Source information:
RNAcentral holds the sequence, with entries from ENA. This is a predicted structure of a 337-nucleotide RNA (Bacterial RNase P class A) from an Actinomycetota bacterium. A source record names the gene rnpB.
[in-house]
């Protein structure tokens, strides 16, 4: 230098103009002038919370949700740091990471057997038993036992190899054996005990167990700890026409009430007060922010020629999307100097 790993950033820029929407000022017919105005994800709408009604003595049962450990945090299923396991030469990555010696369930093809494990190929014939050849016991021959040896066959041993499988009762060597074989030893794993380290998950390291007993799935039921009440701004709240209701009070004795403050005088059958509460309006709404719901458009110059996409109660996460570039650390397997 190329390359890899990690964490953060930008998201074309920059004048002029022509719009749109909120707040101020100023004017009050129209409008002027100042400011402000979409994102890292504004997305998905998965999770947490505020806020809000409603519901709730307290337990328990059910039913969901979470799952290494210790911290952060208003809460999290989120975030850091650490543990285990898994990959990577390394920096770093990934793990839906309680419990299978509590019960039950299930393990597809394929294989002899898939869990109270198994015997297809294979290896053995020590021990038992059957059959067939040779040989001993002698100078030769038959005949019967005997005893060695040779194939073979049955009755067995065996799980080392071979084959199947995603998985087959731990693994490598030695030794023994008729072949094997934790059947014996070492060593590693596994298990149990005890010691130190560590807030803890864990880790080390002594001793003891070969009867080492327990293959695998819990995102299968289940078991353990833990958490969890419902509904979501269309939540919710104020204020309220007109129709309809309830109360009082008044209707030919012109005595309610209007015209008008009093008198007269006219006109007169309804008046007046309450609750809920619909349209409708305002609040809940956020120094972007409405509900006829605003952020764009055009030119001009530069450039590597321009991505995913746009608010709807707020806020904290998580996921997804995303042309192109920028910065900053870390690593060195190989490559070239």
């Nucleotide at each position: 230098u190329g390359g890899g790993c990690a964490a953060g950033c930008c998201g074309a820029g920059c004048a002029g103009u022509c719009g749109c929407g909120g707040a101020g000022g100023u004017g009050c017919a129209u409008g002027c002038c100042u400011u402000c105005g979409a994102g890292g994800a504004a997305a998905g709408u998965c999770c947490g919370g505020a806020c809000a009604c409603c519901g709730a003595a307290g337990g328990g049962c059910g039913a969901g949700g979470u799952g290494g450990u210790c911290g952060g945090u208003a809460a999290c299923g989120c975030c850091g740091a650490c543990c285990c396991g898994g990959g990577g030469a390394a920096a770093c990555c990934c793990g839906c990471g309680g419990g299978a010696a509590a019960g039950u369930g299930c393990c597809a093809c394929a294989g002899a057997a898939a869990u109270g494990a198994c015997a297809c190929c294979g290896c053995c014939u020590a021990c038992g038993u059957c059959c067939g050849g040779g040989g001993c016991c002698u100078c030769a021959g038959c005949u019967g036992a005997g005893c060695c040896u040779c194939g073979g066959g049955c009755c067995g041993g065996c799980a080392a190899g071979g084959g199947u499988g995603a998985a087959a009762u731990g693994g490598u060597g030695c030794g023994g054996u008729a072949a094997g074989a934790g059947c014996g030893c070492a060593c590693c794993g596994g298990c149990g005990u005890c010691g130190c380290g560590g807030u803890g998950a864990c880790g080390c390291g002594g001793c003891g167990c070969g009867u080492c007993a327990a293959g695998g799935c819990a995102a299968a039921c289940c078991c353990c700890a833990c958490c969890u009440g419902g509904u979501g701004c269309a939540a919710g709240g104020c204020c309220a026409a007109g129709c309809a209701g309830g109360a009082c009070c008044g209707u030919u004795g012109g005595c309610a009430g209007g015209c008008u403050g009093c008198c007269c005088g006219c006109c007169g059958a309804g008046g007046u007060c309450c609750a809920g509460g619909u349209a409708g309006g305002c609040c809940g709404c956020g120094c972007a922010g409405a509900u006829g719901g605003a952020u764009g458009g055009c030119u001009g110059c530069u450039c590597c020629c321009g991505a995913c996409a746009g608010a709807a109660u707020c806020c904290g996460g998580c996921u997804u999307a995303c042309a192109g570039g920028c910065u900053u650390g870390c690593u060195a397997c190989g490559g070239a100097g």